Notes
A computed fold for a 254-nucleotide RNA from a Lachnospiraceae bacterium, annotated as Bacterial large signal recognition particle RNA. Lineage of the source: Bacteria > Bacillati > Bacillota > Clostridia > Lachnospiraceae. It matches the Rfam family "Bacterial large signal recognition particle RNA". Its family is annotated with SRP-dependent cotranslational protein targeting to membrane, signal sequence recognition and signal recognition particle, plasma membrane targeting in the Gene Ontology. Model confidence (mean pLDDT): 76 of 100.

RNA sequence: CCACGCAGCUGGGGUGGUAGCGUGCCCUGUACCUGAAGCGUUUGCAGGGGUGUUGGUCUGCCUAGGGGAUUUCUCUCUAAGCCGCCCAUGGCAAGUGGCGUUGACGUCUGGGUCUUGCGCAAUGGAAACCUAUGAACCGUGUCAGGUCGGGAACGAAGCAGCACUAAGUAGGAGCUUUCAUGUGACGUGAGGGUGCCUGAACUGAGUUAACUACCAUGGUAACGGUUGGGAUAUUCACGAAGCAGACUGCGUGG
Numbered sequence: 001c002c003a004c005g006c007a008g009c010u011g012g013g014g015u016g017g018u019a020g021c022g023u024g025c026c027c028u029g030u031a032c033c034u035g036a037a038g039c040g041u042u043u044g045c046a047g048g049g050g051u052g053u054u055g056g057u058c059u060g061c062c063u064a065g066g067g068g069a070u071u072u073c074u075c076u077c078u079a080a081g082c083c084g085c086c087c088a089u090g091g092c093a094a095g096u097g098g099c100g101u102u103g104a105c106g107u108c109u110g111g112g113u114c115u116u117g118c119g120c121a122a123u124g125g126a127a128a129c130c131u132a133u134g135a136a137c138c139g140u141g142u143c144a145g146g147u148c149g150g151g152a153a154c155g156a157a158g159c160a161g162c163a164c165u166a167a168g169u170a171g172g173a174g175c176u177u178u179c180a181u182g183u184g185a186c187g188u189g190a191g192g193g194u195g196c197c198u199g200a201a202c203u204g205a206g207u208u209a210a211c212u213a214c215c216a217u218g219g220u221a222a223c224g225g226u227u228g229g230g231a232u233a234u235u236c237a238c239g240a241a242g243c244a245g246a247c248u249g250c251g252u253g254g
Base pairs, nucleotide, nucleotide: 001254002253003252004251005250006249008051009050010049011028012027013026014025015024020039021038032048033047034046035045055248056247057246058245059244060243061242065238067236068235069234070233074231075230076229077228079226083224084223086219087218088217089216090215091214094212095211096210097208098207099206106202107201109199110198111197112196113195114191115190116189117188118187119186120184121183122181123180124179125178126177127176129172130171131170132169133168139164140163141162142161147156148155149154
């Protein structure tokens, strides 16, 4: 130096679990197939296949990924009204304001507004009144003609007409009488008295509770804060793939 065979390799990492390894889950990326879920110390077991310097081992860099920690930053979800904020009710009278010696608050008293009876008025109606009209016969007066009685004189009844009137109809007036009214300017009596207006007397300096403050009770999860999570951020260790470097068998034969 060549040939043959064997060794070696045939994934790795995180998590969880375990005395430890594997199976499980996850990441990387291709790193064989079958069987069992077990195994026995720098390690998984049994069988088969592939590769055998384009392999293997070690170190460093980079860094996917998951894991731990966090008083912190940022975002998000969630819970609690016995935190803040906000709202409601009640109280108080410290401040502001209103009223007040042109007399507050308070006490007492009268009236009105309100309801109602009566009177009165108003309004509406009716009657009476005035005028006109108005009765074929069953109103009055006068009764032409005509009729009846009578010898006659005259008398009687009486239609039409005329006049006057009844019942009725129409108009007028507004003096009289009467009836009614959810009309009411007035008078009088009774009632009522929450509110408002108004008059008088006593007393003599506060009163009110609108706003702020304060107190009590109750409510609200929108916001701030608080509770409990998640994500981000920071940090710690591990760390695949990749890159770089270093190193690299054993046996046989020639």